This is a predicted complex of two RNAs, RNase P RNA and transfer RNA, with 453 nucleotides together.
It holds a member of the Rfam family "Bacterial RNase P class A". Rfam describes the family as follows. Ribonuclease P (RNase P) is a ubiquitous endoribonuclease, found in archaea, bacteria and eukarya as well as chloroplasts and mitochondria.
């Protein structure tokens, strides 16, 4: 300088006309996001539930801070990765820089590590190396001969020692180097690793330093499960108010001396007792109000904090209505294809509401990493 | 606008709990039987286990993120 990935900001601008939707008597004033998504989290709200406490089941999970809360953020630690530089024979580190991270317990228990290999967790021995023993081979000796005796040789086989070396596996019971030794082997010694208590540094978490121990304790809790916090439940289709018509409910009337219906089981007469029909009351649907948007709000400066953030001071009010508006043209100007003329400008749409996270996103800046050209 | 569910062979499902070989029926295909087909018998073939990423030594199975598709909601009675 080009060209890709990955990451973080950003999310075209100015007017003019018709249109919608919302406040308003009008005039006139506002009308989509950075994610309005996904509905993963956490909270306001509201209705239920509810002496206390705990247990189970859930969700978090290194240390400190922020916060209304969180699984969100800042800030520090460890631990992987990438580049660049550099130290040591070798294990193995060191510095600078960018990233990344479900990061508490494997020394309380259980369980699981297929297949291969001896062995996959109370360690264990195929092949080898080494000691020792037998020993019909082989070699010497002695002998006619069968034998027989010796040997540092070999092959076979018994015992044992060994964990360096081969071999398996994702993964092998400390690594590397010198010494040791029959052959080994932390056996022994330096250095790395690692563990134990101490001393320092730090609010931790951790780090550092020297001493001590020959080395124990394989991984696997996004397996059960321990240990620490935290957690009541549904959810604006939450819930509240106002309230037809129609059918139900309750009440007083109708009610008695009369009319129906049924009781009193054959008739009568008395007794009560319904209904029709009339007016009240309530519960509730349609329907309508309300919750609904002035709030953990936005913008600008100042303080305290390394930051997240906190607080103080000035100004601003930027959808909220229904299954539900936010479009449409016109003229400039950015940006991209085109020779013009003309076309296109990402992702995507609020339904109570706020804090994150996630997850799309043309083009533009910015930080990093790859490649590739081209000067010095 | 809430609350839950499912995705596995060409369809219908098991497998997932307890991680190591991905299976059954139906269909397809072949071959028998039969004068032809149909039934019946025998074999075979058939999967990027919805995508993407983690954890693991190893993942359909356990996280976590998407994508598609299904389901149920108010009030009386």
């Nucleotide at each position: 300088c080009c060209u890709g990935c990955c990451g973080g900001a950003u999310g075209g601008g100015c007017a003019g006309c018709c249109g919608c939707c919302c406040g308003g008597a009008a005039a006139c004033g506002g009308g989509a996001g950075g994610a309005a998504a996904g509905u993963c989290c956490g909270g306001u709200c509201u209705c239920c539930a509810u002496a206390g406490g705990g247990c189970a089941g859930c969700g978090c999970g290194c240390c400190g801070g922020c916060u209304a809360a969180c699984g969100g953020c800042c800030g520090g630690g460890a631990a992987g990765g990438g580049u660049u530089c550099u130290g040591g024979u070798a294990a193995c580190g060191g510095a600078a820089u960018c990233u990344u991270u479900a990061c508490g317990g494997a020394a309380a228990g259980u369980g699981c590590c297929a297949c291969a290999g001896a062995a996959a967790a109370c360690a264990u021995a195929c092949c080898g190396c080494c000691c020792g023993g037998g020993u019909a081979g082989c070699g010497c000796g002695c002998a006619c001969c069968a034998g027989c005796g010796c040997g540092a040789c070999g092959c076979c086989u018994c015992g044992g020692g060994u964990a360096a070396g081969g071999g398996u596996g994702a993964a092998a019971a400390g690594g590397u180097g010198c010494g040791g030794u029959a052959a080994g082997a932390g056996c022994g010694c330096a250095c790395c690793g690692c563990g134990u208590a101490c001393g320092g540094a730090g609010u931790a978490a951790u780090c550092c330093g020297g001493a001590c121990g020959g080395c124990a304790g394989g991984g696997c809790a996004a397996a059960c499960c321990c240990c620490g916090c935290g957690u009541g439940g549904a959810g604006c289709a939450a819930g509240a108010c106002c309230a037809a018509a129609u059918a139900g409910g309750a009440g007083a009337g109708g009610a008695g001396g009369a009319g129906c219906g049924g009781c009193c089981c054959g008739c009568u007469c008395u007794g009560a007792u319904g209904a029709a029909c009339u007016c009240u009351c309530g519960g509730g649907u349609a329907g309508g109000u309300c919750g609904c948007u002035a709030g953990a709000g936005c913008c600008g400066g100042g303080c305290a904090g390394c930051a997240a953030u906190g607080u103080c001071c000035g100004g601003c009010c930027g959808a909220g209505a229904g299954g539900a508006a936010u479009g449409g043209u016109u003229g400039c100007c950015g940006c991209c294809c085109g020779c013009a003329a003309g076309g296109g400008u990402a992702c995507a749409g609020a339904a109570a509401c706020c804090g994150g996270c996630u997850u799309a996103u043309a083009g533009u800046c910015c930080g990093g990493c790859a490649g590739g050209c081209u000067g010095c | 606008g809430u609350g839950g569910g499912u995705a596995u062979a060409g369809c219908u499902c098991a497998g997932c709990u307890u991680g190591g070989u991905a299976g059954a029926g139906c269909g397809u295909c072949g071959g028998a039987u039969u004068g032809u087909g149909g039934u019946u018998c025998c074999g075979a073939a058939u999967g990027u286990c919805g995508u993407g990423g983690g954890u693991u030594c190893g993942a359909a199975u356990c996280c976590c993120a998407c994508u598609a598709c299904c389901c149920a909601c108010c009030c009386c009675a």